[in-house]
Molecule: transfer RNA
Organism: Candidatus Tayloriibacteriota bacterium
C1' cells in the first nucleotide's frame, strides 16, 4: 500500500429501513440475626466521526478514526 471483519449500556452481545433490547454488573426493595443466593423493581447507550440517500437510517452509500486478521 491492497483486501476482509469489527465499533450499540460499565462488560459480553442481539437488533439487516418503521418505539434501541437481553444477560451480567450497579442501585432500591422482599426474604435472612447478618451476608450470599433467590425473587420483584429502577436507572443507564443522541448506536466510532462527518456527510449523503429516504417520508423515515443503528441498519443502505461515501469520507475519516480506532482495533483485529490476511496479502504484498
Nucleotide at each position: 500500500g491492497c483486501c476482509g471483519g469489527a465499533g450499540u449500556a460499565g462488560c459480553u452481545c442481539a437488533g439487516u429501513g418503521g418505539c434501541a433490547g437481553a444477560g451480567c454488573a450497579a442501585c432500591c426493595g422482599u426474604u435472612u440475626u447478618g451476608u450470599a443466593a433467590a425473587c420483584g423493581g429502577u436507572a443507564g447507550a443522541c448506536c466510532g466521526u462527518g456527510g449523503g440517500u429516504u417520508c423515515g437510517a443503528a441498519u443502505c452509500c461515501c469520507u475519516c478514526c480506532u482495533c483485529c486478521g490476511g496479502c504484498u